[in-house]
Notes
The prediction has a mean pLDDT of 84. c-di-GMP-I-GGC riboswitch aptamer from a Desulfobacteraceae bacterium, 78 nucleotides, folded computationally. The model forms 90% of the base pairs in the Rfam consensus. The RNAcentral record of the sequence draws on Ribocentre.
């Protein structure tokens, strides 16, 4: 360094509800807890999804798809 354990300290928070912000995907806050070892960050590759009538262009959204980049707490056996 890799590997990640019925280990110790903690950490984040699906669905859903309420509040608020946005035409919308969805952001936030509060409850809540499906889950998770990066579910920290970053729209770079793909992918989904919106955008008032539409979605080629363009503008966006989603990091809890999937892969890449940055960064980190703990530490058994091996």
């Nucleotide at each position: 360094c890799c590997a990640g354990a019925c280990a110790a300290a903690g950490c984040c928070a699906a669905a859903c509800c309420c509040a608020u912000c946005g035409u919308g995907a969805g952001g936030u806050g509060g409850g809540g807890a499906c889950g998770g070892a990066a579910a920290a960050c970053c729209a770079c590759g793909g992918g989904u999804c919106u955008u008032a009538a539409a979605a080629u262009c363009a503008a966006g959204a989603c990091a809890g798809c999937c892969g890449g980049g940055u960064u980190a707490c703990c530490a058994a056996a091996g």